Source information
A computed fold for a 121-nucleotide RNA from a Bacteroidia bacterium, annotated as SAM riboswitch aptamer (S box leader). NCBI's taxonomy places the organism under Bacteria, Pseudomonadati, Bacteroidota, Bacteroidia. The coordinates come from a structure-prediction model, not an experiment, and the mean pLDDT is 78. Of the family's consensus pairs, 97% are formed in the model. It matches the Rfam family "SAM riboswitch aptamer (S box leader)". Rfam's curators write: The SAM riboswitch is found upstream of a number of genes which code for proteins involved in methionine or cysteine biosynthesis in Gram-positive bacteria. Its family is annotated with regulation of gene expression in the Gene Ontology.
RNA sequence: CAUUUAUCGAGAAAGGCUGAGGGAUUGGGCCCGAAGAAGCCUUGGCAACCUGACCUUUGACGGGUUUUCGGUGCCAACUCCCAUCUCUUCCGAUUGCAAUCGGGAAGAGAAGAGAUAAGUG
Numbered sequence: 001c002a003u004u005u006a007u008c009g010a011g012a013a014a015g016g017c018u019g020a021g022g023g024a025u026u027g028g029g030c031c032c033g034a035a036g037a038a039g040c041c042u043u044g045g046c047a048a049c050c051u052g053a054c055c056u057u058u059g060a061c062g063g064g065u066u067u068u069c070g071g072u073g074c075c076a077a078c079u080c081c082c083a084u085c086u087c088u089u090c091c092g093a094u095u096g097c098a099a100u101c102g103g104g105a106a107g108a109g110a111a112g113a114g115a116u117a118a119g120u121g
Stems, first nucleotide, its partner, number of pairs: 001121008013043005021032003026083004044075003048072003052066005079113001084110008092101003
């Protein structure tokens, strides 16, 4: 760097240095920020994955308890919200009704992209 699988509506502080941006990208929103952004350091914390121990189950995959030591990660807002596709409902227009709309809105699901972990190349 690429790729596979899983998860992503929960959770989590204080101090120091520094000094203007930040919330992934593009666009549109909205929010955080001199009562100090991003970044770095120290201590603390959260608990998703791996790891450890134990239990259970299977042909295999798996499930559960614990969190000891450790490896990463994380500690504003649903991945801050939306964009693509499908479905449902409502409104509007046409219309006698049905039906139609390349009109509007809401909800659900999926996809895409992203983040994290583990594996593989």